[in-house]
C1' cells in the first nucleotide's frame, strides 16, 4: 500500500427496510429470624462517525475511525 471481517444496553450476543430482543449484571417487591437462592416487576442502547438512496435506514451504498485477520513491497 491492497483485500476481507467486524462495531447494537455496564458485559456477552440476537435481530430485521417500518422507531430494537435475550442472558448476565443493576434497582424494587415477595419469601427468610437474617443472608443466599428463588419468583415477579422495573430501569437501561435511537444501533462507531458523517453523507447518500428511499415515503421510511440499525438494516442498502460511499467515505472516515477503531479492532481483528490475510496478502504485497521496502528496509
Nucleotide at each position: 500500500g491492497c483485500c476481507g471481517u467486524u462495531a447494537u444496553a455496564g458485559c456477552u450476543u440476537a435481530g430485521u427496510g417500518g422507531u430494537a430482543a435475550a442472558g448476565c449484571a443493576c434497582g424494587a417487591u415477595a419469601u427468610u429470624g437474617g443472608u443466599a437462592a428463588u419468583a415477579u416487576c422495573g430501569a437501561g442502547a435511537c444501533c462507531g462517525u458523517g453523507a447518500g438512496u428511499c415515503c421510511g435506514a440499525u438494516u442498502c451504498u460511499c467515505a472516515c475511525u477503531g479492532a481483528c485477520g490475510g496478502c504485497u513491497c521496502c528496509g